[in-house]
RNA sequence: GCCGAGGUAGCUCAGGUGGUAGAGCGUCUGACUGAAAAUCAGAAGGUCCCCGGUUCAAGUCCGGGCCUCGGCACCU
Repeated sequence: GCCGAGGUAGCUCAGGUGGUAGAGCGUCUGACUGAAAAUCAGAAGGUCCCCGGUUCAAGUCCGGGCCUCGGCACCU
């Protein structure tokens, strides 16, 4: 340099054909317990990588950019 995959909650990841942003784990509160663990109930937590475009409406479609991973190539 070329090709491919990916970037969404603190972490790991979903998100169909554009139409209310979610799960598990973790955290916090409560129940239970003599007290814990486990279990159960509830809550908080989001610039969906960035900029722009299309659209009534974008995590999703289009253009550009940044970063991560993999493959290939180059490196007298």
Molecule: transfer RNA
Organism: Chloroflexota bacterium